[in-house]
Molecule: transfer RNA
Organism: Patescibacteria group bacterium
């Protein structure tokens, strides 16, 4: 120095141009003599920034960050 790939809650994953979902995990409740297990209800995310669109996590273009491969 070139190419390719991945970016979504605290964590592992989905998902699709139209209100972003599951598990785990976490707060609060109920339940129990205490745990532990269950039930219930909550709170938390599309990697930054242009652009095209009525709308963009999803299409695109640059950047970060990480992974691979060339050299």
């Nucleotide at each position: 120095g070139c190419g390719a790939g991945u970016g979504u809650g605290g964590u592992g994953u989905a998902g699709u141009g139209g209100u972003a979902a599951c598990a785990c995990g976490u707060a609060a409740c109920c339940u129990u003599c205490c745990c532990a297990a269950g039930g219930u209800u909550g709170a938390a995310a599309c990697g930054g920034g242009g652009g095209u669109u009525c709308g963009a996590u999803u299409c695109u273009c640059c950047u970060c960050a990480c992974u691979c491969g060339c050299u």